Molecule: c-di-GMP-I riboswitch aptamer
Organism: Atribacteria bacterium SCGC AAA255-G05
RNA sequence: GCAUGAUAAAGGCAAACUAUCAGAAAUGGUAGGACGCAAAGCCAUAGAUCUAAAACUUCUUAUAAAGGAGUCAGGACAGCUAGGUUACCGGC
Numbered sequence: 001g002c003a004u005g006a007u008a009a010a011g012g013c014a015a016a017c018u019a020u021c022a023g024a025a026a027u028g029g030u031a032g033g034a035c036g037c038a039a040a041g042c043c044a045u046a047g048a049u050c051u052a053a054a055a056c057u058u059c060u061u062a063u064a065a066a067g068g069a070g071u072c073a074g075g076a077c078a079g080c081u082a083g084g085u086u087a088c089c090g091g092c
Base pairs, nucleotide, nucleotide: 001092002091004090005089012037013036017032018031019030020029021028022027035079041085042084043083045082046081047080049076050075055071056070057069058068059067060066
């Protein structure tokens, strides 16, 4: 320098689920818990996926309210893919 992981060593993170908090929700925080992970460290840039409070359209009812349906991220997701960036030990 390469992001390469055969053999290790020291370790690290933490899925589902449970409790609780926040949120309209998706989901996220904290504690427990381990499915797994060689970047399962960090970044929302592009795509995919998830949610739809508000907004708009529409239906029921018929003054309306209320309820239903549809569209839609400015919301989410880094443990979906691509990308950017940093990196222990070993290897070359």